RNA sequence: CGGGCCGAACGCGAUGGUCGCGGGGAGGCGUCAGUCUCUCCGAGGAAAGUCCGAGCUCCAUCGGGUGGACUGCCAGGUAACGCCUGGGCGCCGAAAGGCGACGGAAAGGGCCACAGAAAACACACCGCCCCGAGGAGGCCGCGAGGCCAACGAAGGGUAAGGGUGAAAAGGUGGGGUAAGAGCCCACCGCGCUCCUGGCAACAGCGAGCGGCACGGCAACCCCCAGUCGGAGCAAGGCCAAAUAGGCGGCGAGGUGCGACCCGCACCGACCCCACCGGCAACGGUGAGCCGCGGGUAGGCUGCUCGAGGUGGCCGGCGACGGCCAUCCCAGACAGAUGACCAUCCUUCGCGCGAAAGUGCGGGGAACAGAACUCGGCUUACGGUUCGACCCGUGCC
Numbered sequence: 001c002g003g004g005c006c007g008a009a010c011g012c013g014a015u016g017g018u019c020g021c022g023g024g025g026a027g028g029c030g031u032c033a034g035u036c037u038c039u040c041c042g043a044g045g046a047a048a049g050u051c052c053g054a055g056c057u058c059c060a061u062c063g064g065g066u067g068g069a070c071u072g073c074c075a076g077g078u079a080a081c082g083c084c085u086g087g088g089c090g091c092c093g094a095a096a097g098g099c100g101a102c103g104g105a106a107a108g109g110g111c112c113a114c115a116g117a118a119a120a121c122a123c124a125c126c127g128c129c130c131c132g133a134g135g136a137g138g139c140c141g142c143g144a145g146g147c148c149a150a151c152g153a154a155g156g157g158u159a160a161g162g163g164u165g166a167a168a169a170g171g172u173g174g175g176g177u178a179a180g181a182g183c184c185c186a187c188c189g190c191g192c193u194c195c196u197g198g199c200a201a202c203a204g205c206g207a208g209c210g211g212c213a214c215g216g217c218a219a220c221c222c223c224c225a226g227u228c229g230g231a232g233c234a235a236g237g238c239c240a241a242a243u244a245g246g247c248g249g250c251g252a253g254g255u256g257c258g259a260c261c262c263g264c265a266c267c268g269a270c271c272c273c274a275c276c277g278g279c280a281a282c283g284g285u286g287a288g289c290c291g292c293g294g295g296u297a298g299g300c301u302g303c304u305c306g307a308g309g310u311g312g313c314c315g316g317c318g319a320c321g322g323c324c325a326u327c328c329c330a331g332a333c334a335g336a337u338g339a340c341c342a343u344c345c346u347u348c349g350c351g352c353g354a355a356a357g358u359g360c361g362g363g364g365a366a367c368a369g370a371a372c373u374c375g376g377c378u379u380a381c382g383g384u385u386c387g388a389c390c391c392g393u394g395c396c
Stems, first nucleotide, its partner, number of pairs: 001392004006387005013344007021042009044367001048378002051376005056232004068228005073087005088102001089100004103223002108221002110217003125162002127158004134151001137148004170188006189212001190210005195204003236301004246292005253267006273286005308327008345364008
């Protein structure tokens, strides 16, 4: 320098000013409706998808079993997780590195298209081998006949080779055989037991045993192990109109004394809502008025100080943890973040210049936008900067 790979930071350039918008605080004026001044704060790395895990709130809740859902190598981190870190194993890559639902297929059931002989208690299409009915033809013999023989039906053996397939019943070599075959042997592979290393997953040209003992799919049922109540800030709490509905009361008695029932005394209205029943006493229904409670609109709260941010030191390979210092950083409810100006920075085009530079004009973008709050994951994104590592080439 070129190519690659992994990670981090930033994300509508910086500063100042004017106006505007949402919110907090202080103060002034006020006719209590409000208004004015000052000051502070005001979107994101994903605020998104709402996919996991929590806080918080309400509801439910003896204990156990069954069912259901989810998770699934090991160790650690964390409030927790299906997240993260480190490690193991497998696959991909020359490497840096990337990807992996990565428990169990000798508990059982099920499935394995097409092709192929056969797809799971193996099988035999071609081929190879044995046997061989028959046998073109040839030879010998005077003859009857005898001999040789390509080819080869039926039968049997084989699983080396070919062929099919995503996958074919261990691999290589040797022995062996009619031809073959773990049939036998050596090595490799596989399984079991032990040994060694490791917390473990797991690993080991470590030892012994076993000819080898049943292909794949569990993101099919299933088995094993573990975890698991439900709903969500429109949760929940408080205050509380108008209208409608619910419940209660209302017109003849009241006051004083004696402890109550009750009695006595004093004072007082008598036209005192409508309808129905009743001789009446009175009862019922309704209107009106008063009161009570529930609830709606509306308002307040929950609401933003929190598993919080930044910096330093310490522990740890790391995720992360501990200590100290310091900071306060949106809380709307139709939902606020915008516009303009100046200077500088940067970038592009054109001009001038040998160059440094300078003049004019244009640009400073993508995805997107809080709504109870956190930790993650995933998805979207124009561009800028920095760092680690790998490979190649050149020079010193």